[in-house]
């Protein structure tokens, strides 16, 4: 330069016309809707999914416990997050080094659902001898065989099998995603950490660092896998609903009618899924007695179902913040601090728009230049994903085309 991936960021202007909707001003009046004329303004990166956190509002207190559900290396940011920032370890991959080998180290790049497998349950299929309280298919070794075979001083010697039989082994081959630590050497009948240096593991204590970890030295035993995006243990967090939450005006009513429960040893209610804990919560009258307890009446009030008629209009929540812009300063950096300066839609069935021109972007043809790239005219076409509804921080996923920045391959030129 080209292609690929990853991440980030930008994503359309302007003139006229005639339209929409809050708010100011003016005809303008006593005041208000309407009405007509002016001003500035009017939908995003994601406004989208409703997937996390919260503001906020309600539930008499927002207590306890158990179900449930989320997180999960460290540290640091944040109102707070399952978010962001920087690291750290494990994995893998490019180049350069060190080493017999095994393996390591240094830079760059990916990925990471990264407490815990010695607290129990369960699972790893088919292959394979065997898959975790896991082992002998092949094969090595040693006896043993001998009717066989070969030799010789030739009927005895001596040596060898092949099937088979006993015993020994786990190094080497095989199956598998994965097989009882690698690598090099001793030592065995052959072998095994059996033994020895290293490498890996495990445990000690030392330096560094807030940390998570690393470094370097001691001892050991040479260990019995994977995975908890299986159940599950462990730490640490969650009260519940939601703007159709909720408030306050205002209208209407047959305070109806039926059934049932129940008025203080109490029906019902009362943030949540179940439980305590706790708080509210509705007459009177007679009689009788053991003075607080039983019965009755009344159909007075409480709560529940059912039927039945009536009213339903208005304002607020509704846009001044964990807000923005700009400069400086402290951090590696997320992000803080202080200074200065600004208010940028408020709609309520839901506005922010239609047309028409031109221009900018990108795509194709087609001329004409250029050393390659490229430029320059012309002409057609196109110009994405998309629409506030109480707010704000994250996350996801859409997305014509451009721009930067990192990594891998590649092609030219010095």
């Nucleotide at each position: 330069g080209a292609u690929g991936c990853a991440a980030g960021c930008c994503g359309a202007u302007u003139u006229g016309u005639c339209g929409c909707c809050g708010u100011c001003c003016c005809g303008a009046u006593a005041a208000a809707a309407g009405c007509g004329g002016g001003a500035a303004g009017g939908a995003g990166g994601a406004a989208a999914g409703u997937c996390c956190g919260g503001g906020c509002a309600a539930c008499a207190u927002a207590g306890a416990g158990c179900g449930c559900c989320a997180u999960a290396c460290u540290u640091c940011c944040u109102a707070a997050c399952g978010g962001g920032a920087a690291g750290g370890g494990u994995c893998u991959u490019g180049a350069u080094c060190c080493g017999u080998a095994a393996g390591g180290a240094u830079c760059g790049g990916g990925a990471u659902a990264c407490a815990g497998a010695a607290a129990g349950u369960g699972c790893c299929a088919c292959a394979g001898a065997a898959a975790a309280c896991a082992g002998a298919c092949c094969g090595c070794c040693c006896g043993g065989g001998u009717c066989c075979c070969g030799a010789u001083u030739c009927u005895a010697u001596c040596g060898g099998a092949a099937a088979c039989c006993g015993g020994g082994u786990a190094a080497g081959g095989g199956u598998g995603a994965a097989a009882a630590g690698g690598c090099g050497g001793g030592g065995u009948a052959a072998g095994a950490g059996c033994c020895c240096a290293c490498c890996g593991c495990u445990c000690c204590g030392g330096c560094a660092g807030u940390g998570a970890u690393g470094c370097a030295g001691g001892a050991g035993g040479c260990a019995u896998g994977g995975a908890a995006a299986a159940c599950c243990u462990u730490a640490u967090g969650g009260g519940u609903u939601g703007a159709a939450a909720g408030a306050u005006c205002a209208a209407a009513u047959a305070g109806g009618c039926u059934c049932c429960g129940g008025u203080c040893c109490a029906a019902g209610g009362g943030c949540u899924g179940c439980u305590c804990g706790u708080c509210c919560a509705a007459u009177c009258c007679c009689g009788a007695c053991u003075u607080g307890u039983c019965g009755g009446g009344a159909a007075a009030c409480c709560g529940g179902a059912g039927u039945g008629g009536g009213u339903a209009g208005a304002u607020c929540g509704a846009u001044a913040g964990a807000u923005c812009u700009u400069g400086c300063c402290a951090g590696u950096g997320a992000u803080g601090g202080c200074a200065a300066g600004g208010c940028u839609a408020g709609a309520u069935a839901a506005a922010u728009g239609a047309c028409a021109a031109a221009u900018g972007g990108c795509c194709u043809u087609u001329g004409c230049u250029u050393u390659u790239g490229g430029g320059c005219a012309a002409a057609g076409g196109u110009u994405a994903c998309a629409g506030a509804a109480c707010c704000c921080g994250g996350c996801u996923u859409a997305u014509a085309g451009g721009c930067u920045u990192g990594c891998a391959u590649u092609u030219u030129u010095u």
Predicted 3D model of a 414-nucleotide RNA (Bacterial RNase P class A) from Litoribacter ruber.
NCBI's taxonomy places the organism under Bacteria, Pseudomonadati, Bacteroidota, Cytophagia, Litoribacter.
Rfam family: Bacterial RNase P class A. Gene Ontology terms of the family: ribonuclease P activity, tRNA processing and dimeric ribonuclease P complex. It is annotated as a ribozyme.